[in-house]
RNA sequence: GGGCACUUAGCUCAGCGGUAGAGCAUUACCUUCACACGGUAGGGGUCACAGGUUCGAACCCUGUAGUGCCCA
Repeated sequence: GGGCACUUAGCUCAGCGGUAGAGCAUUACCUUCACACGGUAGGGGUCACAGGUUCGAACCCUGUAGUGCCCA
């Protein structure tokens, strides 16, 4: 220098163009003498960034950035 893949909650990851989710973690409460386990309820997201297409974009297109792999 070229090619491919990936980027979504604190972490690991889902997510048919039509309300952004799960598990773990975390907070409060119940339970306990207390802790752990268990139960109930909650908080937390500019969906990497910018532009475009569309009535509507996490999803499609283009560019940029970062990470990984391959080739040279």

About this RNA
The RNA shown here (transfer RNA) has 72 nucleotides and comes from an uncultured Alphaproteobacteria bacterium. Its Rfam family is "tRNA". From the family's description: Transfer RNA (tRNA) molecules are approximately 80 nucleotides in length. Its family is annotated with triplet codon-amino acid adaptor activity in the Gene Ontology.